Annotation
A computed fold for a 72-nucleotide RNA from Lepidodinium chlorophorum, annotated as transfer RNA. It is recorded under the gene name trnT. NCBI's taxonomy places the organism under Eukaryota, Sar, Alveolata, Dinophyceae, Lepidodinium. It matches the Rfam family "tRNA". It is annotated as a transfer RNA. Its mean pLDDT, the model's own confidence on a scale to 100, is 83.
[in-house]
RNA sequence: GCUUCGUUAGCUCAGUGGUAGAGCGUCCUCUUUGUAAGUGGAAAGUCGUCGGUUCAAAUCCGAUACUAAGCU
Repeated sequence: GCUUCGUUAGCUCAGUGGUAGAGCGUCCUCUUUGUAAGUGGAAAGUCGUCGGUUCAAAUCCGAUACUAAGCU
C1' cells in the first nucleotide's frame, strides 16, 4: 500500500428500510431477624464520524477514523 471483518446502553451482543432491544451490571421496591438468592420497576443510546439515496436509514451507497485478520 491492497483486501476482508468489526464499531449499537457501563460490559458482552442482537437487530437484514417502518416505535432501537436482550443478558449481565447500576439504582429503587417487595420478600428475610440480617445477608445472599428471588420478585416487580426505573435509569442509562446524537447506532464511530461526515455526506448521499429514500416518504422514511442502525440497516442501502460513498468517503473517512479506529480495531482485528490476511496479502504484498